[in-house]
The part of an RNA shown here (small-subunit ribosomal RNA, central domain) has 350 nucleotides and comes from Patescibacteria group bacterium UBA7522.
It was read from a public genome assembly.
Lineage of the source: Bacteria > Bacteria candidate phyla.
Context: one part of a larger RNA
RNA sequence: CUGGGCGUAAAGCGUGCGUAGGCGGCUAUGUCAGUCGAAUAUUAAAUUUACGGGCUCAACUCGUAAGCUGUAUUCGAUACUGCAUAGCUAGAGAGUGGAAGAGGCAGACGGAAUUCCUGGUGGAGCGGUUAAAUGCGUAGAUAUCAGGAGGAACACCAAUGGCGAAGGCAGUCUGCUGGGCCAUUUCUGACGCUAAGGCACGAAAGCGUGGGUAGCGAUCGGGAUUAGAUACCCCGGUAGUCCACGCCGUAAACGAUGGAUACUAGCUUUGUGUGGCAUCGACCCCUUACGAAGCGAAGCUAACGCGUUAAGUAUCCCGCCUGGGGAGUACGGUCGCAAGACUAAAACUC
Numbered sequence: 001c002u003g004g005g006c007g008u009a010a011a012g013c014g015u016g017c018g019u020a021g022g023c024g025g026c027u028a029u030g031u032c033a034g035u036c037g038a039a040u041a042u043u044a045a046a047u048u049u050a051c052g053g054g055c056u057c058a059a060c061u062c063g064u065a066a067g068c069u070g071u072a073u074u075c076g077a078u079a080c081u082g083c084a085u086a087g088c089u090a091g092a093g094a095g096u097g098g099a100a101g102a103g104g105c106a107g108a109c110g111g112a113a114u115u116c117c118u119g120g121u122g123g124a125g126c127g128g129u130u131a132a133a134u135g136c137g138u139a140g141a142u143a144u145c146a147g148g149a150g151g152a153a154c155a156c157c158a159a160u161g162g163c164g165a166a167g168g169c170a171g172u173c174u175g176c177u178g179g180g181c182c183a184u185u186u187c188u189g190a191c192g193c194u195a196a197g198g199c200a201c202g203a204a205a206g207c208g209u210g211g212g213u214a215g216c217g218a219u220c221g222g223g224a225u226u227a228g229a230u231a232c233c234c235c236g237g238u239a240g241u242c243c244a245c246g247c248c249g250u251a252a253a254c255g256a257u258g259g260a261u262a263c264u265a266g267c268u269u270u271g272u273g274u275g276g277c278a279u280c281g282a283c284c285c286c287u288u289a290c291g292a293a294g295c296g297a298a299g300c301u302a303a304c305g306c307g308u309u310a311a312g313u314a315u316c317c318c319g320c321c322u323g324g325g326g327a328g329u330a331c332g333g334u335c336g337c338a339a340g341a342c343u344a345a346a347a348c349u350c
Base pairs, nucleotide, nucleotide: 004321005320006319007304008303012318014201015200016199017198021194022193023192025088026087027086028085029084030083031082033081034080035077036076037075038074039073040072041071042070048066049065050064051063052062053061054060091191092188093187094186095184096183097182098181103177104176105175106174107173108172109171110154115149116148117147118146119145120144121143125136126135162169163168206247207246208245209244210243211242215241216240220236221235222234223233258317259316260315261314262313263312266295267294268293269292270291271290272289273288275286276285299306300305323350324349325348332343333342334341335340
């Protein structure tokens, strides 16, 4: 290894691209490397098995025979795998024609609201809370009207909706740009799948330099509450939140479910295409493809539940798990400005 698992018990890398490697469609021919068969040689003795013998038996031991496994040579088989050659189109890709979308980047513009400033009206409170107080206000606040400034976010549409590999993406318009989907079956002809290392992307918070700062708001100050209150509540308010560039590389990065392919009842809803029917046309209805949800046959599951978007039935490849604590820690190494990240034990203990 034969012969375990990974939705929730330990266990799917946050996601993609891709190198090596592993695995790989249909047909024909050749080859015979793998594979299979036969013969021969070898495979020390002991060991093992069978029969027989010796110690009173047994263990032990002696004899004879057999046998295992491996290797080499020769001859043979050719289904499968490999290799070589020739071909195919169902996988994959390209072409042509379409439709959808908060996919990405950049720029421009818009209205509502908050805050602040200026001016008008007005004259004693406002604000806040369970109740208050701190706070703001006769140097005229709150309220209301007009004007202005600035930053951030985009109500309704809006969805159980859409797009993206994931993180994620939402005002409007313009430019540039990525991907998927449908139809056609025009072309290439297995060009494929997965992916150790590697590379890239990667919410929030945090870091560096320079801007910006309306609102919100860690830390902090004050007021309350309370036995206390380093909190919950209130009044303020710094970093931050925003922008540019550069780092960080982590999340309950979740569907707690790796990717690919094939097969295995259906029903309902919904998004985007296609073909048909119908129609003046559209809708409706039927068909088909790709998504997104709800419920369910068989089957699976410890149960919950999953169920053509599988956790069903199979194949291929990768990652990961192996009692709890110690510990995702120490040490070492790599990376980082730092914070720290990645890799990753043991003693001891239950």
The coordinates come from a structure-prediction model, not an experiment, and the mean pLDDT is 88.
It matches the Rfam family "Bacterial small subunit ribosomal RNA". Rfam links the family to the GO terms ribosome and structural constituent of ribosome.